Predicted 3D model of a 597-nucleotide part of an RNA (large-subunit ribosomal RNA, domain I) from Gordonia paraffinivorans. The coordinates come from a structure-prediction model, not an experiment, and the mean pLDDT is 81. It matches the Rfam family "Bacterial large subunit ribosomal RNA". Gene Ontology terms of the family: structural constituent of ribosome and ribosome.

Context: one part of a larger RNA
């Protein structure tokens, strides 16, 4: 030096564990913000710092509930000083305070800073100073002013006036809109109307009550799921893309305007005669009240066996009062009562109050701390009881129904919230039917057509339907649109106005639960001071790091040593469990012994 055996060191794999994650499910909630948000800066405790809480009333203030003996959050112990049965700390509900920055909004600004005006107040002999409030911009509304220019308009000003602005994980709608890729190259095509950007809304959004489908039979708004179906189609007929009707389910809900006509306000035009007009008839009376157009308001009206309006006729109607120039008849309108519906987040819009259920604190809650054995320790073994609407789970010195917290069951709210249901309240209706007349109305730069696009299964095709821009440009029910060029017949519908719950999508957040999910190089980047330390001018990138023991009982005292660290002694079941702490593999380093060179 090598090999072997063995004992150690180093190292931190493995095993076991879990405070943390992860996926999904159910329920709740689904917005916050000029009454100043989200997010921060700086402060705030008796004692330095981090986290959390709070805001100059600053580890908190007030009120109302719960609770019942300790308590002054945590890392993190100690000391000090307090509070507390006159009910503290703690938990819940409602209020108060809430510095400075931030949409940030009095002006400025290199965020958390600087400097103001005005009103009122404090203070000073006076000024300086201080406190409270107020002062951004935009839109709308109302009012006052007010040019060129007479009426006007533009503009300006004012307001106890109304709203907006910014943030937010996904889901929604709209406006823009790629490329890598596939086609085994590539250009039409595909990826894909995806990613991404912008705008904007809601708890959902969007869609939605047939100018729809269908086919000789019928359905009857929309949405979502299954099927139809990888079908019909489309496609350098390549790669690929890819419906609908129907059927089965979830859910179910329908409403309001425009116009004709009537009344009335305003503006313009017109009318001069008692003849127009004052709902109609008769009689009286009034005296421009008329007529036409435009516009506002109220009534009317809302449909496809077409509907409505207007004229007239017949039948019918809840009561009372008032008005309609006067009287009577008739008609119309209004108010009250009565009856009957609806409603507060659709169709107009508020509020108060009662009850119930749930929720935001809780309370109660059965039965061995029985014997013996092992052990440091009993929840283990054994013998023998008990409870169970409770044998879920967690903890406790080892596997605990009966030790503790709980669990099943029962029970509880002054106050807030949600839902349901009453009352007050608000609001609609209480005349409609049948026939008839007139041919009045039934959504216009619209439909249609042409050009160029887009979107539909449909890539220009024979290309309908839907839709954008440009140009052109109808009809009013004997009308118009659709049924895949187009025409006829037939069938379906009634465009060019609006609103609409549910079934559907999603989960930042709250509560509960589950797992042939992970178990510290895993699982979120993050089980620990984690979006921290650190890196970067910046956008941004982004770690490592868990485990003594049942309990600190964390080794008094002695000895060696400058110390570090050890040796005794002591604690403990164990110290080769000593805070460099469970187990403690390998690489690597050494001691002892054996063999060998």
């Nucleotide at each position: 030096g090598g090999c072997g055996u063995u004992c150690g060191g180093u190292g931190g794999a493995u095993g076991c564990c879990u405070u943390g994650g992860u996926a999904c499910c159910a329920g709740g909630a689904g917005c916050c913000g000029a009454u100043g948000a989200a997010g921060g800066a700086c402060g705030u405790g008796g004692u330095a710092g981090g986290c959390c809480g709070c805001g100059a009333u600053a580890g908190u203030c007030c009120u109302c509930g719960g609770g019942g003996a300790g308590u002054u959050g945590u890392c993190a112990a100690a000391c000090g000083a307090g509070c507390u049965g006159u009910g503290a700390u703690c938990c819940g509900a409602g209020g108060g305070u809430g510095u400075c920055c931030g949409a940030a909004u009095g002006g400025g600004g290199a965020a958390a800073c600087c400097c103001a005006g005005c009103a009122c107040g404090a203070g000073u002999g006076a000024u300086g100073u201080c406190g409270u409030g107020u002062u951004a911009c935009c839109a709308c509304c109302a009012g006052c002013u007010g040019a060129a220019u007479g009426u006007a308009u533009a503009g300006g000003c004012u307001g106890u006036g109304u709203g907006g602005g910014g943030g937010g994980a996904a889901c929604g709608u709209g406006g823009g809109g790629a490329a890598g890729u596939g086609a085994a190259a590539c250009a039409u095509c595909u990826c894909a109307g995806u990613a991404c950007c912008c705008a904007u809304a809601g708890g959902a959004a969007g869609a939605g009550a047939a100018a729809a489908c269908a086919a000789u039979a019928g359905u009857g708004a929309u949405u979502c799921c299954g099927u139809g179906a990888g079908u019909a189609g489309u496609g350098g007929c390549g790669a690929g893309c890819g419906a609908a009707a129907g059927c089965g389910g979830a859910g179910g809900a329908g409403g309001c305007u425009a116009a004709a006509c009537c009344a009335u306000g305003c503006g313009c035009a017109u009318g001069u005669g008692a003849u127009a007009c004052c709902g109609g008839g008769u009689a009286g009376g009034g005296g421009u009240u008329g007529u036409g157009c435009g516009u506002g308001u109220g009534g009317g009206g809302u449909u496809g066996u077409g509907g409505g309006g207007u004229u007239c006729a017949u039948c019918u109607u809840c009561u009372u009062c008032c008005a309609u120039c006067u009287a009577c008849c008739u008609g119309u309108g209004g108010a009250a009562g009565c009856g009957u519906g609806a409603g507060u987040c659709a169709g107009a819009a508020a509020a108060c109050u009662g009850u119930g259920u749930g929720u935001u604190a809780g309370g109660u809650g059965a039965a061995g701390u029985g014997g013996c054995c092992u052990g440091g320790a009993a929840u283990g073994g054994u013998c023998u009881g008990c409870c169970g609407u409770a044998g879920a789970c967690g903890g406790u010195g080892a596997g605990a129904g009966u030790c503790c917290g709980g669990u099943a069951g029962c029970u509880g709210a002054a106050a807030g919230c949600a839902c349901a249901u009453g009352g007050u309240c608000u609001u609609g209706c209480g005349u409609g039917a049948u026939g008839u007349u007139c041919u009045c109305c039934c959504a216009a730069g619209u439909a249609g057509c042409a050009g160029c696009g887009g979107g539909c299964u449909c890539g220009u095709g024979g290309a309908a339907u839907c839709u954008g821009c440009u140009g052109u440009g109808a009809a009013u029910c004997u009308g118009c649109c659709g049924g895949g060029a187009c025409c006829a017949c037939c069938c379906g519908g009634u465009a060019a106005g609006c609103c609409u719950g549910a079934a559907u999508a999603c989960u930042u957040c709250c509560u509960g639960g589950u797992g042939a999910c992970c178990g510290a190089u895993a699982g979120c980047g993050g089980a620990c001071u984690a979006g921290u330390a650190c890196c970067g001018u910046g956008a941004g990138g982004g770690a490592a790091a868990g485990g003594u023991g049942a309990a600190a009982a964390g080794u008094a005292c002695c000895c060696c040593g400058g110390g570090a660290g050890g040796g005794g002694a002591g604690u403990g079941a164990a110290a080769u469990a000593g805070u460099a702490c469970c187990u403690g593999a390998a690489a690597c380093c050494g001691g002892a012994c054996g063999c060998u060179u």